[in-house]
Molecule: transfer RNA
Organism: Candidatus Hermodarchaeota archaeon
RNA sequence: GCGGCUUUGGUCUAGUGGUUAUGACCCAGGCCUCCCACGCCUGAGACCCGGGUUCGAAUCCCGGAAGCCGCACCA
Numbered sequence: 001g002c003g004g005c006u007u008u009g010g011u012c013u014a015g016u017g018g019u020u021a022u023g024a025c026c027c028a029g030g031c032c033u034c035c036c037a038c039g040c041c042u043g044a045g046a047c048c049c050g051g052g053u054u055c056g057a058a059u060c061c062c063g064g065a066a067g068c069c070g071c072a073c074c075a
Stems, first nucleotide, its partner, number of pairs: 001071007010025003018055001027043005048064005
């Protein structure tokens, strides 16, 4: 330098154009309990960045960033 893959809450993860972005852990509150733990209920919190296409984009296209892998070049 070239090519491929990945990027979604604090962590892991589902979602391949259309309802309020899914679930688990963690966290906060409540119920329960003598207390704690367990269990149950509720809640907060996310689409890597910029642009484009579209009535509508996490999703498609272009550019960039970061990570991983492969190839090439130099010595």